[in-house]
Context: one part of a larger RNA
RNA sequence: UUGGGCGUAAAGAGUGAGCAGGCGGCAGGUUAAGUUUGAAGUCAAAUUUAUGGGCUUAACUCAUAAUCGCUUUGAAAACUGGCCAGCUAGAGUACGUGAGAGGUGGACGGAACUCCAUGUGUAGCGGUGAAAUGCGUAGAUAUAUGGAAGAACACCAGUGGCGAAGGCGGUCCACUAGCACGAUACUGACGCUCAGUCACGAAAGCAUGGGUAGCAAAUAGGAUUAGAUACCCUAGUAGUCCAUGCUGUAAACGAUGAUAACUAGAUAUUGCCGUUUGGCAGUCUCGAAGCUAACGCAUUAAGUUAUCCGCCUGGGAAGUACGCUCGCAAGAGUGAAACUU
Numbered sequence: 001u002u003g004g005g006c007g008u009a010a011a012g013a014g015u016g017a018g019c020a021g022g023c024g025g026c027a028g029g030u031u032a033a034g035u036u037u038g039a040a041g042u043c044a045a046a047u048u049u050a051u052g053g054g055c056u057u058a059a060c061u062c063a064u065a066a067u068c069g070c071u072u073u074g075a076a077a078a079c080u081g082g083c084c085a086g087c088u089a090g091a092g093u094a095c096g097u098g099a100g101a102g103g104u105g106g107a108c109g110g111a112a113c114u115c116c117a118u119g120u121g122u123a124g125c126g127g128u129g130a131a132a133u134g135c136g137u138a139g140a141u142a143u144a145u146g147g148a149a150g151a152a153c154a155c156c157a158g159u160g161g162c163g164a165a166g167g168c169g170g171u172c173c174a175c176u177a178g179c180a181c182g183a184u185a186c187u188g189a190c191g192c193u194c195a196g197u198c199a200c201g202a203a204a205g206c207a208u209g210g211g212u213a214g215c216a217a218a219u220a221g222g223a224u225u226a227g228a229u230a231c232c233c234u235a236g237u238a239g240u241c242c243a244u245g246c247u248g249u250a251a252a253c254g255a256u257g258a259u260a261a262c263u264a265g266a267u268a269u270u271g272c273c274g275u276u277u278g279g280c281a282g283u284c285u286c287g288a289a290g291c292u293a294a295c296g297c298a299u300u301a302a303g304u305u306a307u308c309c310g311c312c313u314g315g316g317a318a319g320u321a322c323g324c325u326c327g328c329a330a331g332a333g334u335g336a337a338a339c340u341u
Base pairs, nucleotide, nucleotide: 004312005311006310007295008294012309014200015199016198017197021193022192023191025087026086028084029083030082031081033080034079035076036075037074038073039072040071041070042069048066049065050064051063052062053061054060090190091187092186093185094184095182096181097180098179102176103175104174105173106172107171108170109153114148115147116146117145118144119143120142124135125134161168162167205246206245207244208243209242210241214240215239219235220234221233222232257308258307259306260305261304262303265286266285268283269282270281271280272279273278290297291296314341315340316339323334324333325332326331
């Protein structure tokens, strides 16, 4: 390479947009590049292959034929391609209705925690398996009233919804994106996938400036213990929050790439339509055929097919070294070998 694979054995890129490339609906005409076919030329000799002959056989050797391919030329027109002119089943636009924690910005709200002030009130509070550190007669804890500040939004709440993924949850307003359904009308293949590229991308982390109630790496103290650089307790700084910029990784998981078609059903649930049994789009569970090493998957496939992309090839060394690119850094991306087994 051929071939075989990628839910859990190695293997689906974290997600999307998308240029090049690859692939591409129905029917007609034309062309003849691919394709099929005829002819001619060429393909030195030897070799090779086939058939036959000669040395007793074979090796060896002789004869005849073949030989991929290339060039030129003629023909065919089903399929692929090119061109022309069409179609509406794919795709899209317009219209109406609808659901939603989709996104961005702003305003507002109540509960709770903490702190501050004041009143009442007196000896404890707190914490644990038990304690102690800690707080408290300079009046704590508790309780009441008032105030401040930050962060998060109980109930509703749901194998519920929305989003490409990450993710999104108080209320209202503004701006904004996508989706579903229903009917027609319009465009007329405008499609699918996508190396490179670009954009987005939890948490932690970084830079600058703000903010800091609670929580809390680090740290300190108290316990525990043989020790205890832990688990438990009392404190507590970065951080968590905001703005702007960077980082670009996760068990970024459905450990399952995208799109299209086909292949029994049943129950539940969300949205729209119809309301009679149902239709379309999503989301769970159980199951037929089939698949699977098994577990299990099963119209939301891991079944049966097609197209395109990514990735895998024994374990360790190793996601390491070196080089390069990116980054302020942390590090990220790419990514070996010796050796060993």